[in-house]
RNA sequence: GAGGGGUCGGGCGAUGAAGUCCGCCUUGAACCGCCGUCCUGGCUGAUGACUUCUCUUCUCCA
Numbered sequence: 001g002a003g004g005g006g007u008c009g010g011g012c013g014a015u016g017a018a019g020u021c022c023g024c025c026u027u028g029a030a031c032c033g034c035c036g037u038c039c040u041g042g043c044u045g046a047u048g049a050c051u052u053c054u055c056u057u058c059u060c061c062a
Base pairs, nucleotide, nucleotide: 009026010025011024012023013022016053017052018051019050020049021048033043034042035041
């Protein structure tokens, strides 16, 4: 100096926030949704998962 492994830290998991857990990445990284006649048309979800809050949408009741 290069490469590999571990720990800590940091980052990330299609739109916001908090907690817990899980997974991924280690900067040339993880990650950056799907369908389609590919016209710029259509569809689902605020989660990676769970709980709570916020925003939005639908239905019912007062």
This is a predicted structure of a 62-nucleotide RNA (Fluoride riboswitch aptamer (crcB RNA motif)) from Methanofollis formosanus.
RNAcentral holds the sequence, with entries from Rfam.
Of the family's consensus pairs, 100% are formed in the model.
The prediction has a mean pLDDT of 77.